[in-house]
RNA sequence: CUCUUAUCCAGAGCGGAGGAGGGACAGCCCCGAUGAAUCCCGGCAACCGGACCUGCAGGUUACGGUGCCAAUUGCUGCGAAGCUGUUAAAGGCUUCGAGAGAUGAGAG
Numbered sequence: 001c002u003c004u005u006a007u008c009c010a011g012a013g014c015g016g017a018g019g020a021g022g023g024a025c026a027g028c029c030c031c032g033a034u035g036a037a038u039c040c041c042g043g044c045a046a047c048c049g050g051a052c053c054u055g056c057a058g059g060u061u062a063c064g065g066u067g068c069c070a071a072u073u074g075c076u077g078c079g080a081a082g083c084u085g086u087u088a089a090a091g092g093c094u095u096c097g098a099g100a101g102a103u104g105a106g107a108g
Stems, first nucleotide, its partner, number of pairs: 001108008013041001015040003021031003025077004042069003047065003050061004073100001078097007
């Protein structure tokens, strides 16, 4: 980097360092000197391994490997359906599916 697969509406500091950005991308809309990214500490969670329990379906634990710690993956981005609106539209709203993305595990 590519493929497969599961999950993505929950959860997580008034700490230290650092100094201007960040929320993948685009359009919005937000967060940020009442300190952004990043690093350390702390925490959340339980995808994989371990330990323990087990009626073998699972459960507990949080020891290890990740991951994560504003807002639903912040919303939308393609397709379909429904509601509303109208002479008909445009527009607005809702739902479902996909795509894109993120994370784990396996493989190349």
Molecule: SAM riboswitch aptamer (S box leader)
Organism: Syntrophomonadaceae bacterium